The prediction has a mean pLDDT of 80.
Predicted 3D model of a 131-nucleotide part of an RNA (small-subunit ribosomal RNA, 3' minor domain) from an Ignavibacteria bacterium.
Context: one part of a larger RNA
């Protein structure tokens, strides 16, 4: 303070942090695929030195995924906040009793329908306690 009470959502501001999101940046181990030094094998040539093929591969190049970060138009709702719109749902039987669950409609709070609870008040009645 105490119904001039309290009290809910929407809107609007301003701060926070945060979720999706086409892209666009970096990183990460891996995969395919291209191309291939040196050496090893192997084939040819060759008396030999050597020379050419071939397979394997560092380095390099391309590509699709995958992840990890970061940024991203534009988006979802969250929090706080001095106090602003808009209504008045809850709280007393809150002026239609509330509350759960459902569907449906509605600037918001909510409305109505179904089914269920009493954590409803009001009369009446029972069963039990104490005067």
């Nucleotide at each position: 303070c105490a119904c001039c009470g309290c009290c809910c959502g929407u809107c609007a501001a301003g701060c926070c942090a945060u979720g999706g999101a086409a892209g666009c940046u970096g990183g990460g181990g891996g995969c395919g695929c291209c191309c291939a030094a040196a050496g090893c094998c192997g084939c040819a040539a060759g008396u030999a030195a050597u020379u050419g093929c071939g397979u394997c591969u560092a380095a390099g190049g391309c590509g699709a995924a995958c992840u990890c970060a970061g940024u991203g138009a534009c988006u979802g709702g969250g929090g706080c906040u001095a106090a602003g719109u808009c209504g008045u749902a809850a709280c007393a039987a809150g002026g239609u009793a509330g509350c759960c669950g459902u569907a449906u409609c509605g600037g918001a709070a909510g409305g109505u329908g179904c089914g269920g609870c009493u954590g409803g008040a009001u009369c009446a009645c029972c069963u039990c306690c104490u005067u």

The source organism's lineage runs through Bacteria, Pseudomonadati, Ignavibacteriota and Ignavibacteria. It matches the Rfam family "Bacterial small subunit ribosomal RNA".